[in-house]
The RNA shown here (transfer RNA) has 77 nucleotides and comes from a Candidatus Bathyarchaeota archaeon. RNAcentral records the identical sequence in 5 taxa.
RNA sequence: GCCGAGGUAGCUCAGCCUGGGAGAGCGCCCGGCUGAAGACCGGGUUGUCGCCGGUUCAAACCCGGCCCUCGGCACCA
Numbered sequence: 001g002c003c004g005a006g007g008u009a010g011c012u013c014a015g016c017c018u019g020g021g022a023g024a025g026c027g028c029c030c031g032g033c034u035g036a037a038g039a040c041c042g043g044g045u046u047g048u049c050g051c052c053g054g055u056u057c058a059a060a061c062c063c064g065g066c067c068c069u070c071g072g073c074a075c076c077a
Stems, first nucleotide, its partner, number of pairs: 001073007010026004020057001027045006050066005
């Protein structure tokens, strides 16, 4: 340098194909239960959807550019 995959909650990820409500599990907090804790039960908590711009009535989702991570290929005088 070229190709591919990925970036969404504190963590692991779904949602993107086919534009319209931002979600699940785990975690954390409060309460119940217990002598206490765990487990279990109830309630609650958290997002510039990597960044900038464009299209659109409307963008996590479509288009362009860029950044970062991982893998492969090439280069390696």

Rfam family: tRNA. Rfam links the family to the GO term triplet codon-amino acid adaptor activity. Rfam classes the family as a transfer RNA.
The source organism's lineage runs through Archaea, Thermoproteati and Candidatus Bathyarchaeota.